[in-house]
């Protein structure tokens, strides 16, 4: 110097434990702030914070404890486990 590899923020699928089913969560639009491979820049994405709109799936057992247990359903939490995963410079790690 060449050639080739890793690993980020997420996304997904399974299972496990919840939590909501007296609607919280998710989702959408605007404002604001922050994290985002070791390292530099940072945006598609991502998170939290405000504010608007909008909006939902319950059943069966059994009983008399207004609570219990079961199946459901929520673009639902959180965990593990497999897939998957930064353009661009500079580093890492292999071979020449």
């Nucleotide at each position: 110097g060449g050639c080739a590899g890793a690993g980020u923020a997420g996304a997904c699928a399974u299972u496990a434990u919840g939590c909501g089913u007296u609607a919280a969560g998710u989702g959408u639009u605007g404002g604001g702030a922050g994290a985002u491979g070791g390292g530099a820049a940072g945006u598609u994405g991502c998170u939290c914070u405000c504010a608007a709109a909008c909006g939902a799936a319950g059943a069966a057992u059994g009983a008399c404890a207004u609570g219990a247990u079961u199946c459901g359903c929520g673009g639902u939490a959180u965990a593990a486990u497999g897939u998957u995963g930064c353009a661009u410079c500079c580093g890492c790690u292999g071979c020449c």

Predicted 3D model of a 96-nucleotide RNA (THF (Tetrahydrofolate) riboswitch aptamer) from Anoxynatronum buryatiense. The source organism's lineage runs through Bacteria, Bacillota, Clostridia, Eubacteriales and Anoxynatronum. The coordinates come from a structure-prediction model, not an experiment, and the mean pLDDT is 76. Rfam family: THF (Tetrahydrofolate) riboswitch aptamer. From the family's description: Tetrahydrofolate (THF) riboswitch was first reported for Ames et al. as an RNA motif in 5' untranslated (5'-UTR)regions of folate transport and biosynthesis genes in Firmicutes genomes. Rfam 15.1 lists 747 matches to the family in 747 species.